[in-house]
Context: one part of a larger RNA
Molecule: large-subunit ribosomal RNA, domain I
Organism: Streptomyces curacoi
RNA sequence: GGCGCACGGUGGAUGCCUUGGCACCAGGAACCGAUGAAGGACGUGGGAGGCCACGAUAGGCCCCGGGGAGUCGUCAACCAGGCUUUGAUCCGGGGGUGUCCGAAUGGGGAAACCCGGCAGUCGUCAUGGGCUGUCACCCUUGCCUGAACACAUAGGGCAAGUGGAGGGAACGCGGGGAAGUGAAACAUCUCAGUACCCGCAGGAAGAGAAAACAACCGUGAUUCCGGGAGUAGUGGCGAGCGAAACUGGAUGAGGCUAAACCGUAUACGUGUGAGACCCGGCAGGGGUUGCGUAUGCGGGGUUGUGGGAUCUCUCUUUCACGGUCUGCCGGCCGUGGGACGAGUCAGAAACCGUUGAUGUAGGCGAAGGACAUGCGAAAGGUCCGGCGUAGAGGGUAAGACCCCCGUAGUCGAAACGUCAGCGGCUCGUUUGAGAGACACCCAAGUAGCACGGGGCCCGAGAAAUCCCGUGUGAAUCUGGCGGGACCACCCGCUAAGCCUAAAUAUUCCCUGGUGACCGAUAGCGGAUAGUACCGUGAGGGAAUGGUGAAAAGUACCCCGGGAGGGGAGUGAAAUAGUACCUGAAACCGUGUGCCU
Numbered sequence: 001g002g003c004g005c006a007c008g009g010u011g012g013a014u015g016c017c018u019u020g021g022c023a024c025c026a027g028g029a030a031c032c033g034a035u036g037a038a039g040g041a042c043g044u045g046g047g048a049g050g051c052c053a054c055g056a057u058a059g060g061c062c063c064c065g066g067g068g069a070g071u072c073g074u075c076a077a078c079c080a081g082g083c084u085u086u087g088a089u090c091c092g093g094g095g096g097u098g099u100c101c102g103a104a105u106g107g108g109g110a111a112a113c114c115c116g117g118c119a120g121u122c123g124u125c126a127u128g129g130g131c132u133g134u135c136a137c138c139c140u141u142g143c144c145u146g147a148a149c150a151c152a153u154a155g156g157g158c159a160a161g162u163g164g165a166g167g168g169a170a171c172g173c174g175g176g177g178a179a180g181u182g183a184a185a186c187a188u189c190u191c192a193g194u195a196c197c198c199g200c201a202g203g204a205a206g207a208g209a210a211a212a213c214a215a216c217c218g219u220g221a222u223u224c225c226g227g228g229a230g231u232a233g234u235g236g237c238g239a240g241c242g243a244a245a246c247u248g249g250a251u252g253a254g255g256c257u258a259a260a261c262c263g264u265a266u267a268c269g270u271g272u273g274a275g276a277c278c279c280g281g282c283a284g285g286g287g288u289u290g291c292g293u294a295u296g297c298g299g300g301g302u303u304g305u306g307g308g309a310u311c312u313c314u315c316u317u318u319c320a321c322g323g324u325c326u327g328c329c330g331g332c333c334g335u336g337g338g339a340c341g342a343g344u345c346a347g348a349a350a351c352c353g354u355u356g357a358u359g360u361a362g363g364c365g366a367a368g369g370a371c372a373u374g375c376g377a378a379a380g381g382u383c384c385g386g387c388g389u390a391g392a393g394g395g396u397a398a399g400a401c402c403c404c405c406g407u408a409g410u411c412g413a414a415a416c417g418u419c420a421g422c423g424g425c426u427c428g429u430u431u432g433a434g435a436g437a438c439a440c441c442c443a444a445g446u447a448g449c450a451c452g453g454g455g456c457c458c459g460a461g462a463a464a465u466c467c468c469g470u471g472u473g474a475a476u477c478u479g480g481c482g483g484g485a486c487c488a489c490c491c492g493c494u495a496a497g498c499c500u501a502a503a504u505a506u507u508c509c510c511u512g513g514u515g516a517c518c519g520a521u522a523g524c525g526g527a528u529a530g531u532a533c534c535g536u537g538a539g540g541g542a543a544u545g546g547u548g549a550a551a552a553g554u555a556c557c558c559c560g561g562g563a564g565g566g567g568a569g570u571g572a573a574a575u576a577g578u579a580c581c582u583g584a585a586a587c588c589g590u591g592u593g594c595c596u
Base pairs, nucleotide, nucleotide: 001595002594003593004592005591006590007589008588009587015581016546017545020518021517022515023514024513025512026511027510028509029507030506031167032166039101040100041099042055043054044053046079047078049075050074051073052059061095062094063093064092065091066090070083071082072081106115107114108113116135117134118133119132120131121130122129137164138163139161140160141159142158143157144156145155171202172200173199174198175197176196182189186236212219213218223250224249225248226247227246233241234240254499255498256497257443261299262298263297264296265295266294267293268292269291270290274288276289277286278285279330280329281328282327283326284325304477306442307441308440310437311436312435313434314433315432318337319336320335321334322333323332324331338430339429340428341427342426343425351424352423353422354421355420356419357418358417359416360415362411363410364409368384369383370382371381385402386401387391393405394404395403448472449471450470451469452468453467454466458484479494480493481492482491483490533540534539553580556567557566558565559564
C1' cells in the first nucleotide's frame, strides 16, 4: 500500500408520519366601489420584532343572542398588572369608530406628503393655529344668463340626481387580430377568427316567438345534449376543413310597439265661408272657438285560415255620481263602488304582515370491567359483560362501538338574510262577437340592383341565403320575401321596431363530502412565500418538515478561556441531548487478519 472483518466519523438516501397540496362531487354565492372599493402605508399591546387583529373610541367600543369557567391572539416562554358566576375570555347577528395613500375627487405631488378657500366652532390680547363640514371632472334634468347676427344658437353660470369614473379568477358578447406549425419545400390553403390587445355586460351572457324549415306529406320561437355524420359537400379536389333537414331527449311562455283614425297641448301658416264651428235630433244660446302642417301626450291597434282603421247593420253587456253651452232623449268621456282576473323573470312597480322551511352561534346524545404481558404506557391478548336509528372519523403513552371529541337521531334564534304559502298591496277588464261596405294604414335612403369585401360545409364557382362599404334606389296586400343562378307553376312566410324565464357555460369565493391522487427533489412556485435573494425596470424567484408519551430539555461535581466533553441525574430508550426518528451509499478513519 492492497484485499477482508469489526467498530466509528461524515452524509442524509430509504422506511414510517403529515400541519400542506391536487382532482372531483353536491349545495350556496356570483359581485365590491364617491355612504370612498380592491390593494396598501403608518400606527394601536406594560415589556425589541414578524404574522394576525384593529384604527387616534386603534389586541378594541355599544346593543342583542349563544355559552358556562377561567382568561388577557400567535411565533413563545417569562415577569408585571388586570378582567371574571353582577357571567369574563370565546362564538354568532346588528351597529359605531375607521389616520394617510389609492378611481382619489379643494390645489399640487417624486403614492402614503405639501399647500389652501368657504361656513361653523375652539384657542390667543392679537396674528399664526386646532376641530367638524364642504369645495374635482363628465353626463342627465331644470332654471338663469347670453356672442358673431334682429329673433335665435354656440358659449357661460346655478341647482338637483342611492347618475358615471376604479377593481375583480373563469365563463359571455362585440371591435381588432398574428406567427411558429401542417402541407414532409412553398405562395392559395392550414394553424385560426386560435393566441394576444381593446371595449362592454350579467349571474349567467348571447339567441328567441318565422319575410323559418320542408316538399306536394307536414312541422310550428330560442338554447343545450345524443344520433344523423366524419355523411352531403368543400378543397393547390393536396394537407385538410366540414354542415343541415330529420329524429331521440333536457327545458318550456309568450308579449309590447310604429302606422291608419279620434282627442288634447304647443308652435307656425292661412282667414269671413257666419249657411263655418260648438256630439246627433228640436228650440234657444255662444262668437273665431275654424281649417292645414309639425311635434309631444292620451285613446285606438298588432296580424298571415292576412290584420287593423273608418262607415253601416245584427246579437250581447253591472251600479252610482259628475262632465260634454242650456232644456229633453240618445250617445260619448271621466271618477268611485262591486264583480272577475293577474302580478313583482318579460309584459308597470314597490313594500308590509303572518305561517313554515332554511342559512349565519349552539344543545342533548347509548353502552366495560378484571387479569396477565410489555424492562414505560393497553386501546393489542385472555375471561366475563353491554349499547347500537350510533361498528363514519379523529384523539388518548401501542391496534378503543362502550375513555374523550364526535357519529345516528333529535332539539334550537333576540337579530340579519334566502325561499315558499296566505293576506294586505298593486295592476288590468267591465263590452265582446259576427256580417257587409270602403280601399285609409300595415316600420325608407329601407328592400332590391351594380361594384368591392366578409361570413356561411361552400376557396368566385352555375352561387342562392346572411352581413358590411360606395353608388343607385321601389312597392303597401291586385303589395312584398323565400323555397341554391334565372323563369313559370306551386308551396311557405310577412323584413326593414322592441322585450322575454328555463334547459346551457364558468368558479376568485363559502359550506359539506369523496379519492386504485401526492407524501417533503413528490404534491400548488409556496407544509406557507410571491418571502429571502437577483434585476435600473418590466420581471425572475428559491431552500429549510419529524427529540420524546410527556421537557421530565441533563440539578450538582470534574477538565477546559470557551466550544465541547467525563461523571451524576431524567427517561422505556440519550448511538432519542434540541447539529435530536430511522440513518443506506459515495468519502474519511481506528483496530485487527492475510498478501506484498